Predicted 3D model of a 1462-nucleotide RNA (small-subunit ribosomal RNA) from a metagenome. The coordinates come from a structure-prediction model, not an experiment, and the mean pLDDT is 85.

């Protein structure tokens, strides 16, 4: 520091996700030791026992205990002090609180310090305790006795206090000071030296109020507020104050967020980050607040008081039912609650605290130890050497590799645990819970101590076996569907290591709230424009201040903590020590440039004036023509009108069409233009009134008045609404007629709000330049509207310029790119508005507006890992251009109707073995199923095997025989030893039987695991590299463009230059020709010879073989064309513009095809899915398809006759030729391993002849009986021939196939395969045509554009209802909680006041009796409680709405190409 993810890829928006650090943490699995820290984050829930605050006899009198007394001890109760600290907890508190920094001339302060001064003399009581009595208990009540540092007078007293005068400082008096007057103290104690007690002053500690600032959410919370805001008096406190009361006044708060709901202690600080931030408030530290819940005081120096009182509530406990008792949010514990959090443990040795003069006592504060891998942090589980790289597991290409120096084994070695001895510091004089701890010493033995999570990316770590969209993984992409590094195990491996993984949560990565440090043309985002408030910013000069702002000094920013640097624990965590730092705050000197106030001018910003000016700006009124519909009249006669066609519709009652006249409306052609004007909606015949605003000129005035602009306000298309007109086209809804499967639509005939006016209402829009407003700067060019100046000129024009508008290109620039560029989206300033993943959703709830429709404001639960902009490169279009192909056209023949052959599908069946499926399966693998082939069914055997290597033993081997069997096989039998080498022995080879094992076999699976092979697109012109450029990039240039070709074929151009695979040529036929060669071929001249023949001699001229050349190249001529390529006509040639055919198939598609040709990987079977055999299927047959043959006749059947090819085949062959057969075919048989011999007859043709249009002398299926061939065998199931039967079929519906010349059609021959078996398939010859005007349209296909939401790529993608399920929401008659306001009743304890006839010790008084006090009563306030009646919250509700999500349901096709109506 960054990674993963949208895409086919790219580049940017944007979200999710992960790598890191952290916790009072919880959970898995594992767990040896120490040390230091932590430990109910939930129920401020309920508590059983214990213990947490007691002391003082030197304040005091009774009691007691011991004592012989001295005296010492205990001590309940009075008395003091102290229970207001310590310790817990975080409920409540958005402030009466924390925090930082000031005030208090408005206060108080026991205990402690200092100073000054006093401490006389008195008097009445009381509890304990005695008797009574009342209660179960707690307690109570009467009598009476007693003390005091406890109570009460008198006396005396100051710098004290109240009041009055007088003075002083002083910003201010409510301060000092002086002075008069009146007032107000005390207490002893013990034993000599203390501790107490009063008064006053001051000083330190603690405290109380005050005031600025500063930190949370919501405006779906906008207005609170009557003691309230202030003033006067008064009263109340320790004090200041509406604290409180009585009168006056009407204030105070609030968009800088009052009020009101939510939520929560605040703070040092902790954790994260580079830091600016952001989250957090455990332990430990300072404030607070609170003690069962609520209220109340009282005591005191402090309290409205955790372990004190009163009352009222709820609960819990005891009771003799009358009544009484209690609060663990103190240590530990208990139960409950929860994912989860400990011991009812030792000690006051030390710290610190209360009391006491001490001694001492009391301290669950606090030392300390137990429990917890709950965190940090130290150590350990060995260490050196060992190769036969042991065995074992695990993988393997069977060689190996890997675990692994790892283990064994050698030699060490002693940390920790364990067992022995010894043993502190902590304690300055005693005291030691911890603790016989820490530490030292010695002993023994490697002996007692290793886990966990991971291995597709990300992310460090790979293999095997199971499993097979199952089980399961998953933080995000995703991973599993038979070869899973992604699941489960295993064996390795890598990461941390006494832990290691989840899970939560918090920073952070996230510049993904942006102060640092984003953004808004098109990705989320510019208010639909304007005026304007408040706010924010704001020309130039000079002068002052000094609020911001800069700077320098002080004071604080509490320790702790962070850091720096030292130091102690062996070291670390840990803990001391010293140091900076603490960005704030506040006091105070300074400076004066900027901002900001005053204050004074200034003109350039803004406005006025004046002189021109152009316009569809706005309002009213009122004219016009043109068209259109109606009506009215003439003229006419059958159709108008619509439409892709058509109907519906109008017309004989006279339409349409014409011509006249007339009515109404509602719109303003031509001008007319990226022209004009307006904020913006918007504005368009003409003329008048009244109106706004702009621009240009002058420079007379003001003299900063300015800009923007939350909230307001106004204006705001079209549609909609109210009221009244008005109403001709047009035209929602509706009706009618087409179109459709279907049409609640496109289309066509009518048609009614409304479209027009008026007045009022909505306030929306793609209100778009998808672009807020000023202002200022920053190349140019080229149009166009207004106005002005120059120069010109008799004007007019042209020409130059300067504002202001409105367009187009474009430079720098920005921009993700597309694009924008003086009219920025460029560089900059101020202002507003707005955006922060897509879907839920602009919904839903409230809340304002409206008359409604609806509008503005505007969530959340859910749920996804995307949604999105640009551009790219392909595909794709019922897009566009150019072009090409027997694509279509013109044409010739056919398919589709029949029969029949042959393949599929269906169907059947024991089995009909398997593949092949649009083109590119279907006379297809297969050039040839009767057995065999064969895989397939039935039966019947075999199990090392039909077949192949190795052993190890025999024997050659092969063949006959008999016997049974349907064979396969079984059982008997007879015969009988080869080949090479080598003198022999022996070796080698090749065969056959037996034996066990290794293995062999499989037309079992998977063509979606493969190779090889093919098919198809396409013989289509195309695919592509390398350098260079361009672009962020994907890529893009070349390969586009002009031309031109059969071609990316060639030219010219051109940021490209070159080059590869295709293409063409090379190569093989055919067409001409030379040439070489002449048998088996040929025969032209020469001889012979035959019935006829090259039959013979001889020849090689010719034909012909078949080799080697040579010919064609647009190479000439001429035109067009760009001076090119090139095309068009010609000449010449056997042959012309690739000469006709062929082989040859780029980069790639298509998971094409083939595991059954063959090869192979994995799986699967092994007395069977292997192998043999014998018989049956592969030939089945209602039916459906496709490819053929044959036909339906006269351009023809039939019979007689004659004639002309090529390219093949042949020895288990072809077979002449002679004989028999009507024939198929047999029978002898000559010749040929073939240019010699055969197969072999070509056939259509031609002559001649019969048929004469008929189911025929046309077709020939089917069937009968007779035969013939192949073959072990033709029954299932072969072909043939002979006679004899004689079926559909009269030219074929929709639709659809070939085929452009020796083609097409016809027509025969050959050949592979093969015993036999062709209508197919491969090949060859003979006869031989029509027609192409053309490229609009159907189908393929090439290039360029263009659009796209398509990339599995239109067989795409994608919407909505409908039906099932699930989920979350929202409405609901209602219910049930809280919780708050407001009134009203009731009203405890308490203070306060009033009253007190009742009771009363101190003190007055001789007394009576008075002061003075108390009970009791009454009153104000006022918890709880209680009525009814609001307000918000929040649970749940039959039903109901719509979201959302689901597998391959259902309907439609609405959007993406002109998506077939943009």
């Nucleotide at each position: 520091a960054g990674a993963g993810u949208u895409u086919g890829a790219u580049c940017c928006u944007g979200g999710c996700u992960c790598a890191g650090a952290a916790u009072g943490a919880a959970c898995g699995c594992u767990g040896g030791c120490g040390g230091c820290g932590u430990g109910c984050u939930u129920a401020a829930c309920a508590c059983a026992u214990g213990c947490a605050a007691g002391u003082c006899g030197a304040a005091c009198g009774a009691g007691g205990u011991c004592g012989c007394a001295a005296g010492a001890c205990c001590g309940a109760g009075u008395g003091g002090c102290g229970g207001a600290c310590g310790g817990g907890u975080g409920a409540g508190u958005a402030u009466a609180a924390c925090a930082u920094g000031g005030g208090c001339a408005a206060c108080c302060u026991g205990c402690c310090c200092u100073u000054c001064a006093g401490u006389g003399g008195g008097g009445g009581a009381u509890a304990c305790c005695u008797a009574g009595c009342c209660g179960a208990a707690a307690g109570g009540u009467u009598a009476g006795c007693u003390a005091a540092u406890a109570c009460c007078g008198c006396a005396u007293a100051c710098g004290g206090u109240g009041u009055g005068c007088a003075u002083c400082u002083g910003u201010a008096a409510u301060g000092g000071u002086g002075u008069a007057u009146a007032c107000g103290a005390a207490a002893g104690a013990u034993u000599u030296a203390u501790c107490g007690c009063u008064g006053a002053a001051g000083g330190a500690u603690g405290g109380g109020c005050c005031c600025a600032u500063g930190g949370u959410c919501g405006a779906u919370u906008a207005g609170c507020u009557a003691g309230u805001u202030g003033g006067u008096g008064a009263g109340g406190u320790a004090a200041c104050g509406g604290c409180u009361c009585a009168c006056c006044a009407a204030g105070g708060c609030g968009a800088c967020g009052a009020u009101c709901g939510a939520u929560a202690g605040c703070u040092g600080g902790u954790c994260u980050g580079a830091g600016a931030g952001g989250a957090u408030g455990a332990u430990c530290a300072g404030c607070c607040a609170c003690a069962c819940u609520g209220g109340g005081a009282c005591u005191g120096a402090g309290a409205c008081a955790c372990g004190g009182c009163c009352c009222a509530g709820a609960c819990u406990c005891c009771u003799a039912c009358g009544g009484g008792a209690g609060g663990c949010a103190g240590c530990a514990g208990u139960g409950g609650g929860g994912a989860a959090u400990u011991u009812u443990c030792c000690g006051c040795a030390a710290u610190g605290g209360a009391c006491g003069a001490a001694a001492g006592c009391c301290u669950g504060a606090c030392g300390g130890a137990g429990c917890g891998a709950c965190g940090c942090c130290g150590c350990g589980u060995g260490g050196a050497g060992g190769a036969u790289g042991a065995a074992g597991g695990a993988u393997u290409u069977c060689g190996g590799u890997c675990u692994g120096u790892a283990a064994a084994c050698u030699c060490c070695u002693g940390u920790c645990a364990g067992g022995g001895g010894g043993g502190a510091c902590g304690a300055u004089g005693a005291u030691g819970a911890c603790g016989g701890u820490a530490c030292c010493c010695c002993c023994a033995a490697a002996g007692g101590a290793a886990g966990c999570a991971u291995c597709g990316g990300c992310u460090a770590a790979c293999u095997a076996c199971g499993u097979g969209c199952c089980a399961g993984c998953a933080g995000c992409c995703g991973c599993g569907g038979u070869a899973a590094g992604a699941c489960g195990u295993a064996g390795g491996a890598u990461g941390c290591g006494a832990g290691u993984g989840u899970u939560a949560u918090u920073c952070g990565g996230a510049u993904u709230u942006a102060u640092u440090g984003g953004g808004c043309g098109u990705a989320a985002a510019g208010c639909g424009u304007g005026c304007g408030u408040a706010g924010g910013c704001g020309g130039c000069u000079g002068u002052u201040u000094a609020a911001g702002u800069c700077u320098g000094g002080u004071g604080u920013u509490a320790a702790a903590g962070c850091u720096a640097g030292g130091g102690g624990c062996u070291c670390a965590a840990c803990c001391c020590c010293u140091g900076u730092g603490a960005u704030g705050c506040a006091c105070u000197g300074g400076a004066a440039a900027c901002u900001g106030g005053g204050c004074a001018g200034c003109u350039u910003g803004a406005g006025u004036g004046c002189g021109g000016u152009a316009g569809g700006g706005g309002a009213a009124g009122g004219u016009g023509g043109a068209a259109u519909u109606c009506c009215g009249a003439g003229u006419g006669u059958a159709g108008c009108g619509g439409u892709g066609a058509a109907a519906u519709g109008c017309g004989u009652a006279g339409a349409u069409a014409u011509u006249c006249g007339g009515a109404a409306g509602a719109a303003c052609a031509c001008c007319g233009g990226u022209g004009g004007c307006g904020a913006a909606g918007g504005c368009g015949a003409c003329c008048u009134u009244c109106u706004g605003g702009g621009c240009c000129g002058c420079a007379a005035c003001u003299g900063a008045c300015g800009c923007u602009g939350a909230g307001g306000c106004a204006c705001g298309a079209a549609a909609g609404c109210c009221u009244g007109g008005g109403g001709a086209g047009c035209g929602a809804a509706c009706g009618g007629g087409a179109u459709u499967g279907g049409a609640u639509a496109c289309c066509c005939c009518g048609g009614u709000a409304g479209u027009c006016c008026a007045g009022g209402c909505u306030g929306u829009a793609a209100a778009c330049g998808a672009u807020g407003a000023u202002c200022a700067c920053u190349a140019g060019g080229u149009g166009u509207a207004g106005g002005g100046g120059g120069u010109a000129u008799c004007g007019a024009c042209c020409c130059c310029u300067c504002c202001u508008g409105u367009g187009c290109c474009g430079u720098a620039g920005c921009u993700a790119a597309c694009g924008c560029g003086u009219u920025a989206a460029g560089u900059g300033a101020u202002c507003c508005g707005c955006c922060u993943g897509g879907g839920g959703a602009g919904u839903a709830c409230g809340g304002u507006c409206g008359c409604a429709a609806g509008a503005c404001u505007g969530a959340a639960a859910c749920u996804c890992a995307a949604a999105g902009g640009a551009a790219u490169u392909g595909a794709c279009g019922g897009g566009g251009g150019c072009c090409c192909g027997c694509a279509c056209a013109a044409g010739c023949g056919g398919u589709g109707g029949a029969g029949g052959a042959u393949g599929u599908g269906g169907u059947u069946u024991a089995a009909u073995u398997c593949g092949a499926c649009g083109c590119a399966a279907c006379g297809c693998g297969a050039a040839g199923a009767a057995c065999c082939u064969u895989a397939c069914c039935a039966a019947g055997g075999c199990u090392u095997g039909a077949c192949a290597u190795g052993u190890c033993g025999a024997g050659a081997a092969c063949g006959c025989c008999c016997u049974g069997g349907a064979a396969a096989c079984a059982g008997g039998g007879a015969a009988g030893u080869g080949c090479c080498u080598g003198a022999a022995a022996g070796g080698g080879a090749g065969c056959u039987c037996g034996a066990a094992c290794a293995c062999a076999g499989g037309u079992g699976g998977u063509g979606c695991a493969u190779g090889g092979c093919u098919g198809u697109c396409g013989u289509c012109a195309g695919c592509u590299c390398g350098u260079g450029u361009c672009g962020u990039g994907a890529g893009a240039u070349g390969u586009u463009g002009g031309g031109u070709u059969a071609a990316g074929u060639c030219c010219c151009g051109c940021a490209a230059c070159g080059a590869g695979c295709g293409c063409a040529a090379c190569c093989c036929u055919c067409g001409a020709u030379g040439u070489u060669a002449g048998u088996u071929g040929c025969c032209a001249a020469c001889a012979g010879g035959u019935a006829a023949a090259g039959c013979u001699g001889g020849g090689c001229a010719c034909u012909c073989u078949a080799g080697c050349g040579u010919g064609a190249c647009u190479g000439c001529c001429g035109g067009u064309g760009a001076c090119a390529a090139a095309c068009c006509g010609g000449a010449g040639g056997a042959a012309g513009g690739u000469g006709g055919g062929g082989a040859c198939g780029a980069c790639g598609u298509c998971a094409a095809g083939u595991c059954a040709u063959c090869a192979u990987g994995c799986c699967c079977c092994u007395u069977a899915c292997g192998u043999c055999u014998u018989g049956g299927g592969c030939u089945a047959c209602a039916c459906a398809c496709g490819u053929c043959c044959u036909a339906c006749a006269a351009u023809g059947g039939c019979c007689g006759g004659a004639a002309c090819a090529a390219a093949g085949g042949g020895c288990u062959g072809c077979a002449a030729g002679c004989u028999a057969g009507c024939g198929a075919u047999a029978g002898c048989a000559a010749g040929c391993g073939a240019a010699u011999c055969c197969c072999a007859a070509a056939a259509a043709u031609c002559c001649g002849g019969c048929c004469u249009c008929a189911g025929u002398u046309c077709a020939g299926a089917u069937u009968g009986c007779a035969g013939g061939c192949u073959g072990c065998a033709a029954c299932u199931c072969g072909c043939c021939u002979g006679c004899a039967u004689g079926a559909a079929g009269g030219c074929g519906g929709a639709a659809u196939c070939g085929c452009u010349a020796g083609u097409a059609a016809a027509c025969g021959c050959c050949g592979a395969u093969c015993a036999g078996c062709a209508u197919g398939c491969g090949g060859c010859g003979u006869u031989g045509a029509a027609u192409a005007c053309g490229u609009u349209c159907c189908c393929g296909g090439g290039c360029c554009u263009u659009g796209u939401a398509c990339a599995c790529a239109c067989c795409g993608c994608c919407c909505g209802u409908c039906a099932c399920a699930c989920c979350a929401c929202g409405a609901a008659a209602g219910u049930u909680u809280g919780u708050u306001c407001a009134a009203c009743c009731c009203g405890a304890a308490g203070c306060c006041g009033g009253u007190g006839a009742g009771c009363u010790a101190a003190c007055c008084g001789c007394a009576a009796g008075g002061a003075g006090g108390c009970a009791g009563c009454c009153g104000u306030c006022u918890a709880a409680g209680g009525u009814g009646g609001g307000g918000c919250a929040a649970a749940u509700g039959a039903u109901u709405g719509g979201g959302g999500u689901g597998a391959a349901g259902u309907c439609g096709a609405a959007a993406c190409a002109a998506g077939g109506u943009a």